This is a predicted structure of a 76-nucleotide RNA (transfer RNA) from an Alphaproteobacteria bacterium. The sequence was found in a public genome assembly. Its Rfam family is "tRNA". It is annotated as a transfer RNA. Its mean pLDDT, the model's own confidence on a scale to 100, is 82.
RNA sequence: GACCGGUUAGCUCAGCUGGUAGAGCAACUGACUUUUAAUCAGUAGGUCGAGGGUUCGAAUCCCUCACCGGUCACCA
Numbered sequence: 001g002a003c004c005g006g007u008u009a010g011c012u013c014a015g016c017u018g019g020u021a022g023a024g025c026a027a028c029u030g031a032c033u034u035u036u037a038a039u040c041a042g043u044a045g046g047u048c049g050a051g052g053g054u055u056c057g058a059a060u061c062c063c064u065c066a067c068c069g070g071u072c073a074c075c076a
Base pairs, nucleotide, nucleotide: 001072002071003070004069005068006067007066010025011024012023013022019056027043028042029041030040031039033037049065050064051063052062053061
């Protein structure tokens, strides 16, 4: 330098053919009894990497950029 994959809740990850965002764990609250805590129920938590475009409508499609991982090439 070229190409491929990825970036979504605090963490790990889903999210179909565009229709308006979810799970597990963690946190918090309550119940309970087996009490350094377990179990059950519930609550809260998101500019979907950044910017722009298309569209009635974008996490999803298009463009640019940033970052992470990988393959190849170049160099010696």